[in-house]
């Protein structure tokens, strides 16, 4: 200098004008409300709603079984498909990154197509052999050759994701982990290091694949459902019932053409449902800022400080000027901790690789 990796910060600023929500104060109004002034007013993800909680209502409430969820080890945390540190595996030249990472030697199931054979000490399609037995010939008590009948063989070719540890030698009739040898992979045992996961060394021929995001086994863990439109309180007007009330502002209206009677106004009490009604829930918090301390870290402890949206047909905006340019993803709705996804651009620390110069 260039290209990467990783951790983090910012997410337009200032001014003017107009406009909106909430709170407080003042004024006007019977009240609803209106006007004025001041303060304050979205995010790093407010998003997806994928996990885990608080809170609220309902159901259940004891025990067992069933069932769900989790799964290397240690720590943190209220908990978590969370975070930190470590181990192992994979990947990258590297800094680093990725991983639902218990058990296939408890048992059961499955392994398409192809292939002779797909789990059972399996499997002769292409093949190899002729040691042993058999047949034939030469031969003649021996021995040799031929056949490939019995048989031996998992080496070779081929199929397949996968063919029963791998590669090379030796051995053999031909062969083979055959246990004879070298190196390597796995498993078991012993020793040793570590708090653990696990590492290292020695050793035993111990070696019959994969799949548990198939059933299952082992260990751990768990009341369920619905979500703030949860839910709590109050409730105008209307309806119904009971009691009062009968000509009141009326020669009113209904019940039968007329009269009487009854109902209808109004008052009180009670009951039920109940307005996109009102108030609460609602934001002082497993929270925020700063500092100190403990710890590798996640995180925890202590001290000081601030109060920082709370709507409900739902505010948080628009225009202009300057800053070179103003542009990304995107808009709270009970709250909190995570994860995931989206995101133009600007900046900082540390680390790696390559090249150049000294």
């Nucleotide at each position: 200098u260039a290209a990467a990796g990783u951790a983090g910060u910012c997410g337009g600023a200032u001014a003017a004008u107009c406009g909106c929500g909430u709170u407080u104060g003042a004024a006007a109004g019977u009240a609803a409300u209106u006007u004025c002034a001041a303060a304050u007013g979205a995010g790093g993800a407010a998003a997806g709603u994928c996990c885990g909680u608080g809170c609220a209502u309902c159901c259940c409430a004891g025990a067992a079984c069933a069932g769900g969820c989790c799964u290397c080890c240690g720590g943190a945390g209220a908990a978590a498909c969370u975070c930190c540190g470590g181990g192992c595996g994979g990947u990258g030249u590297g800094a680093g990154c990725c991983g639902g990472c218990g058990g296939a030697u408890a048992g059961u199931g499955c392994c398409a197509c192809a292939g002779a054979a797909a789990u059972g000490u399996a499997g002769a399609c292409u093949g190899c052999c002729g040691a042993u037995g058999g047949a034939u010939u030469u031969a003649a008590c021996a021995a040799a050759a031929u056949c490939a009948c019995a048989g031996g063989c998992g080496a070779u070719g081929g199929u397949g994701c996968a063919a029963c540890g791998g590669u090379g030698a030796g051995u053999u009739a031909a062969g083979a982990g055959c246990u004879u040898c070298a190196c390597c992979a796995g498993c078991g045992a012993a020793g040793u290091c570590g708090g653990a996961a696990g590492g290292c060394u020695u050793u035993g021929g111990c070696u019959a694949g994969g799949u548990a995001a198939a059933c299952c086994c082992a260990g751990g863990u768990c009341g369920g459902a619905u979500g703030c439109a949860a839910g709590a309180u109050u409730g105008a007007g209307u309806u119904c019932a009971a009691a009062g009330g009968u000509u009141a502002u009326a020669a009113a209206g209904g019940u039968u053409g007329u009269u009487c009677g009854c109902c209808c106004a109004c008052u009180u009490u009670g009951a039920g449902a109940a307005a996109a009604a009102a108030u609460c829930g609602c934001u002082a918090g497993a929270g925020c800022u700063u500092g100190a301390g403990a710890g590798u870290a996640a995180u925890c402890u202590c001290a000081a400080g601030a109060c920082c949206a709370g709507a409900c047909a739902g505010a948080u905006g628009a225009u202009u000027a300057u800053c070179u340019a103003a542009a990304a993803c995107a808009g709270a709705a009970c709250a909190c901790g995570g994860c995931u996804u989206a995101c133009g651009g600007a900046c900082u620390g540390c680390u790696u690789u390559a090249u150049u110069u000294u």